[in-house]
RNA sequence: UCCGGUUGAUCCUGCCGGCGGCCACCGCUAUAGGAAUUCGAUUAAGACAUGCGAGUCGAGAGUCGUAAUGGACUCGGCGGACUGCUCAGUAACACGUGGAUAACGUGCCCUUAAGAGGAGGAUAAUCUCGGGAAAUUGAGGAUAAUACUCCAUAGAUCAUGGGAUCUGGAAUGACCCAUGGUUCAAAGUUCCGGCGCUUAAGGAUCGGUCUGCGGCCUAUCAGGUAGUAGUAGGUGUAACGUACCUACUAGCCUACGACGGGUAUGGGCCUUGAGAGAGGGAGCCCAGAGUUGGAUUCUGAGACACGAAUCCAGGCCCUACGGGGCGCAGCAGUCGCGAAAACUUCACAAUGGGGGCAACCCCGAUGAGGGAAUUCCUAGUGCUAGCACAUUUGUGUUAGCUUUUCUUUAGCUUAGAAAACUAGAGGAAUAAGGGCUGGGUAAGACGGGUGCCAGCCGCCGCGGUAAUACCUGCAGCCCAAGUGGUGGUCGAUUUUAUUGAGUCUAAAACGUUCGUAGCCGGUUCGGUAAAUCUUUGGGUAAAUCGGGGGGCUUAACCUCCCGACUUCCGAGGAGACUGCCGAACUUGGGACCGGGAGAGGCUAGAGGUACUUCUGGGGUAGGGGUAAAAUCCUGUAAUCCUAGAAGGACCACCGGUGGCGAAGGCGUCUAGCUAGAACGGAUCCGACGGUGAGGGACGAAGCCCUGGGUCGCAAACGGGAUUAGAUACCCCGGUAGUCCUGGCUGUAAACGAUGGGUACUAGGUGUUGGGGGUAUCGACCCCUCCAGUGCCGCAGUUAACGCAAUAAGUACCCCGCCUGGGGAGUACGGCCGCAAGGCUGAAACUCAAAGGAAUUGACGGGGGCCCGCACAAGCGGAGGAACAUGUGGUUUAAUUCGAUGAUACGCGAGGAACCUUACCCGGGCUUGAAAUGCGGCGGACCGGCAGAGAGAUCUGCCUUCCCUUCGGGGCCGCCGUGUAGGUGCUGCAUGGUUGUCGUCAGCUCGUGCCGUGAGGUGUCGGCUUAAGUGCCAUAACGAGCGCAACCCUCAUCAUUAGUUACUAACAGGUCAUGCUGAGGACUCUAGUGAGACUGCCAUCGUAAGAUGCGAGGAAGGUGGGGAUGACGUCAAAUCAGCACGGCCCUUACGUCCGGGGCGACACACGUGUUACAAUGGGUGGUACAAAGGGCAGCUACCUGGCGACAGGAUGCUAAUCUCCAAAACCACUCUCAGUUCGGAUCGGAGUCUGCAACUCGACUCCGUGAAGCUGGAUUCGCUAGUAAUCGCGCAUCAGCCACGGCGCGGUGAAUACGUUCCCGGGCCUUGUACACACCGCCCGUCAAGCCAUGGAAGCCGGGGGUACCUGAAGUCCGUAACCGUCAAGGAGCGGCCUAGGGUAAAACUGGUAACUGGGGCUAAGUCGUAACAAGGUAGCCGUACCGGAAGGUGCGGCUG
Repeated sequence: UCCGGUUGAUCCUGCCGGCGGCCACCGCUAUAGGAAUUCGAUUAAGACAUGCGAGUCGAGAGUCGUAAUGGACUCGGCGGACUGCUCAGUAACACGUGGAUAACGUGCCCUUAAGAGGAGGAUAAUCUCGGGAAAUUGAGGAUAAUACUCCAUAGAUCAUGGGAUCUGGAAUGACCCAUGGUUCAAAGUUCCGGCGCUUAAGGAUCGGUCUGCGGCCUAUCAGGUAGUAGUAGGUGUAACGUACCUACUAGCCUACGACGGGUAUGGGCCUUGAGAGAGGGAGCCCAGAGUUGGAUUCUGAGACACGAAUCCAGGCCCUACGGGGCGCAGCAGUCGCGAAAACUUCACAAUGGGGGCAACCCCGAUGAGGGAAUUCCUAGUGCUAGCACAUUUGUGUUAGCUUUUCUUUAGCUUAGAAAACUAGAGGAAUAAGGGCUGGGUAAGACGGGUGCCAGCCGCCGCGGUAAUACCUGCAGCCCAAGUGGUGGUCGAUUUUAUUGAGUCUAAAACGUUCGUAGCCGGUUCGGUAAAUCUUUGGGUAAAUCGGGGGGCUUAACCUCCCGACUUCCGAGGAGACUGCCGAACUUGGGACCGGGAGAGGCUAGAGGUACUUCUGGGGUAGGGGUAAAAUCCUGUAAUCCUAGAAGGACCACCGGUGGCGAAGGCGUCUAGCUAGAACGGAUCCGACGGUGAGGGACGAAGCCCUGGGUCGCAAACGGGAUUAGAUACCCCGGUAGUCCUGGCUGUAAACGAUGGGUACUAGGUGUUGGGGGUAUCGACCCCUCCAGUGCCGCAGUUAACGCAAUAAGUACCCCGCCUGGGGAGUACGGCCGCAAGGCUGAAACUCAAAGGAAUUGACGGGGGCCCGCACAAGCGGAGGAACAUGUGGUUUAAUUCGAUGAUACGCGAGGAACCUUACCCGGGCUUGAAAUGCGGCGGACCGGCAGAGAGAUCUGCCUUCCCUUCGGGGCCGCCGUGUAGGUGCUGCAUGGUUGUCGUCAGCUCGUGCCGUGAGGUGUCGGCUUAAGUGCCAUAACGAGCGCAACCCUCAUCAUUAGUUACUAACAGGUCAUGCUGAGGACUCUAGUGAGACUGCCAUCGUAAGAUGCGAGGAAGGUGGGGAUGACGUCAAAUCAGCACGGCCCUUACGUCCGGGGCGACACACGUGUUACAAUGGGUGGUACAAAGGGCAGCUACCUGGCGACAGGAUGCUAAUCUCCAAAACCACUCUCAGUUCGGAUCGGAGUCUGCAACUCGACUCCGUGAAGCUGGAUUCGCUAGUAAUCGCGCAUCAGCCACGGCGCGGUGAAUACGUUCCCGGGCCUUGUACACACCGCCCGUCAAGCCAUGGAAGCCGGGGGUACCUGAAGUCCGUAACCGUCAAGGAGCGGCCUAGGGUAAAACUGGUAACUGGGGCUAAGUCGUAACAAGGUAGCCGUACCGGAAGGUGCGGCUG
């Protein structure tokens, strides 16, 4: 002193968690010493075996006994009321503190005074005889005392009377005198020192009692109380007192919390905290209480007595069943309970207590030891050098040094030991762990394992095959004889706020007002001194705490001095402020007067339009309603027009962020009654005021009760639609209700989501009411004051939005309320209500968030602007047929793999018969088909021939090296070893490449500025553009990637250059041809330039620019086409093109070969081709391209064949040779047919490529001649040289399944009004509960599981009270019989009280429970879609009704 967690990011509110301290237990681990007020407190104030824990005195006596001393029993004295233990009860004068005692006591101790004379009878032990199992007890006899009794002297006490005394605040006290009554002391012993005894007074000490003040929770406990409150007289006590008794009175306590319930010993102190506080109060000290639960009593100075007695209750033990005994909350110890706590030790040596003259005795008090890391303190677990290995700290080893500890010896010490201390010897010897390593939080981007599993995690969160988070190894970090976990508590937490928070929107202002108690209170003067301040005295026990000294080797610890101990009591002083008393004042407040304003309230009367109904008249077929319809009304005449009547409700325009009212609320006019406010006043009173717990009153709508009323509207309800459904939205009807009277309810988003009052703090501008001034009579205008009501805005403030004199600013006073979300405004209880329900108002459990404001995006069945073959307008297609091709599916030994909305499907594949080939079957190989390092051996390798085999391959034969420094090397084969190889997996580990949004106009940066911040600005606005293209404006100024331009190509021209291109002029030649000479004109080729820029004109515009069948120009506004693809999106595609991390296979998932498959076929889809014909088919004839290709090639030309083609032959490595056009055009024919359309399919015969055309090639000829007659829903392309149509070429390639792809030219249209709609996109703005971003989010019922909880017939308890019955022991009271020297008294009996027991009814409180209610939680259940966007019917609040459910509808309200 903070840190993590809500979000895409931000600020805030708020809670949860972490880091610190202390206490208890637990896990792992552990060398030593010291100190401690540590150690069965927490749970069972549960039960206890055994031993010990209170005795002593012979100098008070008696007896017994011994040789003697010591000793034993008994009487007697003192002490056993202290010490020890515990904390159950107790909310109380129990405790603390200060007083009082004029209402009291006090043994032992101290001081003073006086005294101790005389007499007497018993009794215990002992002895005798008994009872009893025992405990114990009875009878008889003897005896002593400091035991007991009597007399005396003092004395004490009571009553009455008196006193000029004393103390004191006050005599009721003390003292003195007199009279009378009652009562009435003493103790000895001795060693001669003394120790005791009695009375009185005083002191000291210790107690009793009373009292002021102080300290827990609960109001879901609001009334309690009959000895209760008081008085008088008694009883009783040491003493006061209703403590008790009798009589009388009817009081007493309580919101400042009585009474009840719960909990709890109180304090000094302890823990924590800066403090204030909060929590604790077991240990040590003081006080209280208790000693199994209760009651009672004796003795005594003191007890109602832990180790006394009696009795009862319950428990346990002994017993001979007759009767007895016991009380560890003393020290040890046992059982039980539990997470939880030690030895049945030693000693009275010290301290202290009791007894004693003393010596001394006793003491589980105490002092010691043993056990426990329980806490605190201290120390150690080594140091140096060499070598080796890693190097960075280091690790290992060897040698040496040191010895605190350790082992050991002696001394010293101690009650005795132990420890300590001193000295010596030995020997690095005997000594390190726990937790953590994703963030918070110091420390691993290390290896292995696992694979949303196992597990971790305080919180956030890790784990689904590359885990820094799990489990391990290594490494590291923190602390260290400890270290971590769990629980509690303080702090952190200003999340209970006195110090020190808040309340418009985060939780939180009562709906409003009046007012009681309380709290607070204007100006001046005087007094007082309660409060306040100050000085001083006392007290605040010790310990504790702080400071300074001292003692243990230091420290902890102990000790001395000083301080502190916040409070309390007394005395003196001060007089400002508060209080109190007195006197005055007027500004707060109230009253009065004046003229005005107003939907203020109540009552009565009057009026108006519309509506509905009825009547009369007119009139005829529809009306009504909706997005469209239907239900409905209408021929018994509707709707409509018109005249009249009745009825109830309402009150247009004026009307206004206008008015009035406390709020709810109030709206036609008039009258009456009544209330309040503002303004003005040289009027009066004189602080009379503010707020306001409880309390009273008012209080929209709805609902309820009573009686009326009912036109319209309209929950519920009935129909009609819509829909998947429609318990809704829409429509047609319609009852409560809405209206009136009198009651009841008491709630709303009752809102300004803003309590009331007072004062202060820049302005501007409206408006309502009143007043004043100026001016010119008035109105208006202008200036100004007061009161109200709005908007804007400064300072200030706020988390921000915002508020801002009507504060959410600055201050004061009073009241209400809040303290994470849910559960829940629920349950229970209480009060109110006819009911509905209202007010008050929890907990268990559960979550890590819920929330506010603002930001950037995305989205909207929000808005604005704009664009695109997006729609529209057109042209042509697809979807129907056949075939081709790709895909899915199915099949299969295999049909290899990938691509899957747009952005897969004539895609990877730009060539699957073998090969390719990755798949299947079979046959082979294993350093391998290919690459490479090393070692060894051998030799050439290659090639040719023959045989076997499906082939790979195997076997055999033949031929056959180079360099050399002579070691060997090159090359090849074999063996061995590192390795190869993998189209195996992961495109969700990657590189590279690609698609797509999209050739859309966007995406950003630097500096500055604004904002707490995320962010904004720039990039917005206006105009413009194809364009973030520009111009203007501007807290922005600039810049980058994109756009454009630069590049290529096509279109025009110029120029340069002319071969293989060209041929105008000239010449030559041919059947013909630029064929030849020649030319540099043209075409063309391919280099270089020019040209187009809104440059010019007109109009509009500031400009940018726009418009123009304007000019000029080959081309006009980007001239056409290409290349070019911003930041990024889709974990988009590809590990099978390549590369590459990790994983996997290694006689196989590698590799070679033969065959098969990738070509299957009930089916479905995509893309194409050919068609369905006459704008056509067929036959014949005649023309015109561009761009490409060509040597294992293109091939002219000739010959043969119907043809595919074959056989010859020539040119060309190409502007030279060659491949090389079709539609079109001109004729003829066909004449609307399944055809001379269409060509699938099938048969036959062939050609070509190739080892090889069966699966499975293309082509030719002959024959065959299928479907199909223009194609449903739906859908695609195209805006000009485009669509459509026609052919040509190329890549791959032996050939080809090419109708595909990429190019080329020929012919050559139609249409675009326009941007409402569909799709996609851009900008601005708005709403948002979305951010995985609408394919989002999210609500409720139902179903399933788990958890806690409410109600509940009933069952089982608990404590307390009340009433009644009974009632032990015992005190007290009464008492004739019996006992007694007939005295005192006792026994017995009776009575009062009473512990306990029982009965009864009720209340309170707890447990359990069939069943029942809702609630919470739980990866993938069902039904719908309520909310968030205008969420598709705006939402929400209150209320009422209805409905599977979210919900719907009515009425009123709010804007969130």